[in-house]
C1' cells in the first nucleotide's frame, strides 16, 4: 500500500437488522439482613457511545473523512 472486522460506565459485552427515552452481567456507594464478614435483597453514582463533519422533526445505529486495535493479502 490494498481489504476486512471491532471502538458503549471502571471491566466484559447487548443495542445497529427496521433511526424515536442508552441498557445488562461484573465491579463501586449508601442501606437492610449478621455478634462482624462473606452471601443475599433493595436503593443510588457513574457515558459528550473513538474523534471530526453531513443527512434528518430526531443519530450508538444511516453516510464521508481520520485515529487507536486486530486479521488477511501484496
Nucleotide at each position: 500500500c490494498g481489504g476486512g472486522a471491532c471502538g458503549u460506565g471502571g471491566c466484559g459485552c447487548a443495542g445497529u437488522u427496521u433511526g424515536g427515552u442508552a441498557g445488562c452481567g461484573c465491579g463501586c456507594a449508601g442501606c437492610g439482613u449478621u455478634c462482624g464478614g462473606g452471601a443475599c435483597g433493595c436503593u443510588g453514582a457513574g457515558g459528550u457511545c473513538g474523534u471530526g463533519g453531513g443527512u434528518u422533526c430526531a443519530a450508538a445505529u444511516c453516510c464521508c473523512g481520520c485515529c487507536g486495535u486486530c486479521c488477511c493479502g501484496a
This is a predicted structure of a 74-nucleotide RNA (transfer RNA) from an Acidimicrobiia bacterium. NCBI's taxonomy places the organism under Bacteria, Bacillati, Actinomycetota, Acidimicrobiia.